[in-house]
Description
The RNA shown here (glmS glucosamine-6-phosphate activated ribozyme aptamer) has 163 nucleotides and comes from Heliophilum fasciatum. It matches the Rfam family "glmS glucosamine-6-phosphate activated ribozyme aptamer". It is annotated as a riboswitch.
């Protein structure tokens, strides 16, 4: 020094990378007047998702919502993740109550109108690295879901009050 154990804080277009590119070495062979470059392999290293939004308990279950780009790898894989099912707990839904439809600060479906909001991509300027590439400062942008409104459809069942 590593490892292994334990404990604590960090993530959710999050984390790793063994496929693939890609960079840098070594490099029989082959080529050549001599070389260079340059082929398998092999080692090392770089990429490998831009933000928006999204969590009452447990159990499952994987391709888990929305759009951005000069769309090549944001490929391919593996893990995870608040998404999806089912039960529970509390709620909503004309007084109650089951039952059904819904909800996690809101709660029927479906159509429709509407105002707001990003970050990378670009530009500029700089630092690290032999190189791929990384990172830091600064400039102007442009989304969609969700939101707030409008219409139109919309229960069964028992009961209580009133007329």
């Nucleotide at each position: 020094a590593a490892a292994a154990u334990a404990a604590u804080g960090c993530a959710a277009g999050c984390g790793c990378c063994a496929g693939a590119a890609c960079c840098g070495g070594u490099g029989c062979g082959g080529g050549u007047g001599a070389a260079a470059g340059u082929a398998a392999a092999c080692c090392g290293g770089u990429u490998g998702a831009c933000g928006a939004g999204g969590c009452g308990g447990g159990g499952g279950u994987u391709u888990a919502u929305c759009g951005a780009a000069g769309a090549u790898u944001u490929c391919g894989g593996c893990g995870g993740a608040u998404g999806c099912c089912c039960c529970c707990u509390g709620g909503c839904u004309g007084c109650u109550c089951a039952c059904g439809g819904c909800c996690u600060a809101c709660a029927g479906u479906u159509c429709u109108g509407u105002a707001a909001c990003a970050a990378a991509u670009c530009c500029c300027g700089g630092g690290a690295g032999u190189a791929a590439u990384c990172g830091c400062g600064g400039g102007g942008a442009c989304a969609a879901a969700g939101g707030c409104g409008g219409a139109a459809c919309g229960g069964u069942g028992a009961g209580u009050g009133u007329a």

Description: Its mean pLDDT, the model's own confidence on a scale to 100, is 77.